[in-house]
RNA sequence: UCUCGAUAAAGGCAAAACUGGUGAAAGCCAGUGACGCAAAACUACAGGGGCUAAGGUGUACGACAUUGGAUCGUACAUGAUGCCAGCCAGUUACCGAA
Repeated sequence: UCUCGAUAAAGGCAAAACUGGUGAAAGCCAGUGACGCAAAACUACAGGGGCUAAGGUGUACGACAUUGGAUCGUACAUGAUGCCAGCCAGUUACCGAA
C1' cells in the first nucleotide's frame, strides 16, 4: 500500500413506529425511538434501478352556453422538471486481531 474484518479500543450512524413541521404526492426536516450498519459518510441530468405525478398533454363524461370553439369540474392515461445513497454502483475515510 492492497485485500480483509475481531465477542479489540475510541467513537459514530439510526429502521419501523409515534409526535410536530413541510410538500399535490413520493419524500424531507426536528424530537422520541433502535431494526440494524465497517462506510447506514458523500454523490441523484450527464451509471443501472426504484418511488411519486402537481403543472402540462391526451381521452371520456358532465357543467356553462344558441351550434361549434373556448372555459370549468370529475375520472383515466401519459410524463420529472420532484424524490430515493438503509437497492446495486462510484468517490473518500477511522481502527488494526487473524